[in-house]
Context: one part of a larger RNA
RNA sequence: CCCUCGUUAAGGAACUCUGCAAGUUGACCCCGUAACUUCGGGAGAAGGGGUGCCCUGGUUGGUGAAGUUAUAAGCUGACGGAGCUGACUGGGGUCGCAGAAACCAGGCUCAGGCGACUGUUUAAUUAAAACACAGGACUCUGCUGAAGGCGUAAGCCGAGGUAUAGGGUCUGACACCUGCCCGGUGCUGGAAGGUUAAGGGGAGAGGUUAGCCGCAAGGCGAAGCUUUGAACCGAAGCCCCAGUAAACGGCGGCCGUAACUAUAACGGUCCUAAGGUAGCGAAAUUCCUUGUCGGGUAAGUUCCGACCUGCACGAAUGGUGUAACGAUCUGAGCGCUGUCUCGACGAGGGACCCG
Numbered sequence: 001c002c003c004u005c006g007u008u009a010a011g012g013a014a015c016u017c018u019g020c021a022a023g024u025u026g027a028c029c030c031c032g033u034a035a036c037u038u039c040g041g042g043a044g045a046a047g048g049g050g051u052g053c054c055c056u057g058g059u060u061g062g063u064g065a066a067g068u069u070a071u072a073a074g075c076u077g078a079c080g081g082a083g084c085u086g087a088c089u090g091g092g093g094u095c096g097c098a099g100a101a102a103c104c105a106g107g108c109u110c111a112g113g114c115g116a117c118u119g120u121u122u123a124a125u126u127a128a129a130a131c132a133c134a135g136g137a138c139u140c141u142g143c144u145g146a147a148g149g150c151g152u153a154a155g156c157c158g159a160g161g162u163a164u165a166g167g168g169u170c171u172g173a174c175a176c177c178u179g180c181c182c183g184g185u186g187c188u189g190g191a192a193g194g195u196u197a198a199g200g201g202g203a204g205a206g207g208u209u210a211g212c213c214g215c216a217a218g219g220c221g222a223a224g225c226u227u228u229g230a231a232c233c234g235a236a237g238c239c240c241c242a243g244u245a246a247a248c249g250g251c252g253g254c255c256g257u258a259a260c261u262a263u264a265a266c267g268g269u270c271c272u273a274a275g276g277u278a279g280c281g282a283a284a285u286u287c288c289u290u291g292u293c294g295g296g297u298a299a300g301u302u303c304c305g306a307c308c309u310g311c312a313c314g315a316a317u318g319g320u321g322u323a324a325c326g327a328u329c330u331g332a333g334c335g336c337u338g339u340c341u342c343g344a345c346g347a348g349g350g351a352c353c354c355g
Base pairs, nucleotide, nucleotide: 001350002349003348004347005346006345007344008343010341011340014339019336027051028050029049030048031047036041038173052094053093054092055091056090057089058088059087060086061085062084063083067079068078069077070076095099107334108333109332110331111330112329113328114326115325119131120130135171136170137169138168139167140166141165148157149156150155174321175320176319177318179251180250181249184248185247186244187243188242189241190240193239194238195237199233200232204228205227206226207225208224211220212219213218252270253269254268255267256266279313280310291307292306293305294304295303
């Protein structure tokens, strides 16, 4: 010096990203207990008091001796209450620094964010605000093979279930709610028209050659065979027409205006499918920003309450609240402490030295 422990004057978070760590608290009995609340909770809230041993009372439980008595005089029953023993509750005394004497055994409170909750998770760096959840909603599925899924198939799951059932997706207790937009994309419905595959169809064109023409070279060329092939007919889909947002998603700009100023209930104009409603808001979201004001501190980039100028909240990619809950995150206080001022001492084990 390192590790693991113990003690520490005065101070008591000044330490530090953070009270991390360590301390405080701790059992049982009694008293007492706030806001808030879904009336269950919160709550062991908080905050207090008691606890050994000896003597002696009271109340009460268990056991039940001697003795008395009835009788069939053995038993047995009744009365009886001694002694022993347990619980509760008084009085007095006594010892120690200390009586839950050791070990084991909640620190508490206030305010806020997130998630309702109990659960689940990255076996071996993340336990959470992530996942799940009960509840809500949309959608698919009518069953002689449901929809959906596994499999080449057979077959199986769904289910020996049947729409109060089963599958998929989103949201996530509860309370109050969930606005506008269907132009785009998707889905559903529609079938008049446009487009349109295979296929049908076969106009037309080419090859070949019996034959014909020609002195020849060569030319023409039926049928058949063969290579092609226009018009026309031709489903779904797409175009098209509607519906649908708890489907994917989206939810404006400029200018002017009131008898101080400022602001603009009001007006004008452009664009859009429609221009963000309620609620919330410097927020797990605010760049400017340590915004401004208030609170808390001697002093506060954090925190709490407001304001609204929302760079870039916003309603089931849910909005706003919310008791209870949380090895969650943030801020504050009380208690307590070697975290610190600032160190010191001690114990054990290492390191180190000698052998």